[in-house]
Context: one part of a larger RNA
Molecule: large-subunit ribosomal RNA, domain III
Organism: Gammaproteobacteria bacterium
RNA sequence: AAGUAACGAUAAUGCAGGUGAAAAACCUGCACGCCAAAAGUCCAAGGUUUCCUGCGCAACGUUAAUCGGCGCAGGGUGAGUCGGCCCCUAAGGCAAGACCGAAAGGUGUAGUCGAUGGGAAACAGGUGAAUAUUCCUGUACUUUAUGCUGUUGCGAUGGGGAGACGAAGAAGGCUAAGUCAGCCGGGCGUUUGGUUGUCCCGGUUCAAGUAAGUAGGGAGCAUCCUUAGGAAAAUCCGGGGGUGUAAUUCUGAGAUACGAUAAGGAGCUCAUUUUAGAGCGAACUGAUUGAUGCCAUACUUCCAGGAAAAUCCUCUAAGCUUCAGACAGCAUGAAACCGUACCCCAAACCGACACAGGUGGACAGGGAGAGAAUCCCAAGGCGCUU
Numbered sequence: 001a002a003g004u005a006a007c008g009a010u011a012a013u014g015c016a017g018g019u020g021a022a023a024a025a026c027c028u029g030c031a032c033g034c035c036a037a038a039a040g041u042c043c044a045a046g047g048u049u050u051c052c053u054g055c056g057c058a059a060c061g062u063u064a065a066u067c068g069g070c071g072c073a074g075g076g077u078g079a080g081u082c083g084g085c086c087c088c089u090a091a092g093g094c095a096a097g098a099c100c101g102a103a104a105g106g107u108g109u110a111g112u113c114g115a116u117g118g119g120a121a122a123c124a125g126g127u128g129a130a131u132a133u134u135c136c137u138g139u140a141c142u143u144u145a146u147g148c149u150g151u152u153g154c155g156a157u158g159g160g161g162a163g164a165c166g167a168a169g170a171a172g173g174c175u176a177a178g179u180c181a182g183c184c185g186g187g188c189g190u191u192u193g194g195u196u197g198u199c200c201c202g203g204u205u206c207a208a209g210u211a212a213g214u215a216g217g218g219a220g221c222a223u224c225c226u227u228a229g230g231a232a233a234a235u236c237c238g239g240g241g242g243u244g245u246a247a248u249u250c251u252g253a254g255a256u257a258c259g260a261u262a263a264g265g266a267g268c269u270c271a272u273u274u275u276a277g278a279g280c281g282a283a284c285u286g287a288u289u290g291a292u293g294c295c296a297u298a299c300u301u302c303c304a305g306g307a308a309a310a311u312c313c314u315c316u317a318a319g320c321u322u323c324a325g326a327c328a329g330c331a332u333g334a335a336a337c338c339g340u341a342c343c344c345c346a347a348a349c350c351g352a353c354a355c356a357g358g359u360g361g362a363c364a365g366g367g368a369g370a371g372a373a374u375c376c377c378a379a380g381g382c383g384c385u386u
Stems, first nucleotide, its partner, number of pairs: 013031006032383004040363004046343002050341001051075006060068002080141002082339003086119003092113003098107003122139005142335011153320002158315004166302004172295003177289005182204006188197001205263001209258003216251004220245008229237002264284001267280004303306001349358002365377004
C1' cells in the first nucleotide's frame, strides 16, 4: 500500500421465548424460503472414533460463539442364517522335481494360492443417548456330531450328468407402488368470498416360512435286449434295436390358507411447571391404473458363437459285505473366529483448506408430461459460518 481487496455459489430470512458475562449465527416454537433421480435414504471403496453424553472456548472455525467434525473426560459396535473366514475355481501369482543361465536369476509341470464369479440357512414387530436381519418377543429355517429305531449294496482323488452362462427384440401373466370408492375416527371456522355438505383432514398395515402347485415355459416318458465309445470297470452316460403308453414329468411368478384371537394402528384418557412417560385403542375392504421389479439363465431372432472348478445327483474299481458304510425318522448337542460405531456425491474419501472440482452400486412418492427431461410439491433434509 491499507484498516484497502477479500470473508469461497444471489436457496432468505424474520419474530418470540430460553441459556448466558455477552446472542444476527446456539436451543425451542411460529412464520417464510430452498432441494426433492436430491441438497433425501441405504451400501461398497476410502477414512479410522470423526459416533453418543457431560464439562469447556486458549488455539482450530475466513466474523462472534454459550455452538462444533475443536479441547478434556466418560461411554458406545452383541450374529448358526448379513459380509468375511470356510469349500471351489478365473485372469494372474508362487512353484517340489525339470529345463536354461558366469553368478544374480529366467521359464515352467505336479501342486498351491488368488474374487470382481459359483457354493446351506431369517423374517416381522418392539426396544433405545449411542448397536440391532446381531438385543428382546413371536414365528421359522440350515448344516453337522453322537445315540436309538427301522430299512438296506455300500464304496473314489476315477466315469457321466448337472452346475453352465452371448447380444438384441417382442408379446403375455403378475407383483411393488399409486389413485378412487367404501368403511372408521376427528373437524364446523374468532369475518377472510364460502364452509352441516355431493364438505375438509387423517387412517385403512401385516413378513419369512409351511401347505397345495396355478398363468406360463421345457422335455415325450417307461421298460427290455444289445454295444469296437466315455484311458480300467459300470446297472451310469453315449450308439443301435424292440415293446408299451397319450399324456407323463420337470420347472414356475403370483394368488389363496395358516402364520396372525398376535403385532401394528388414527386417535383418546391419565400424569407431568416443562421435557421424558403410562394406559386404552376404531376401521383394517373393494375396484382401477400399473412398472425399468418377478416369471425369465424362459421365448424369438442374429453372428462376433458367448468362463472354470467345487457343492449336488448317478455309476462302478480296489476293498468291505455279523463290521464299516448308505437311506429315513426321532432325541440330545454343536454352529467357533473376524467385521458390525460414524461419514459415504461428502466439512469425515481423493484434491495442501470446513476447497463451487472428482468418486461405483441400491431405493425411485403426488400433479402436469413420452420421460429418471423440466416446473411445482410429499417423506426427509437444508437456508450453503460474517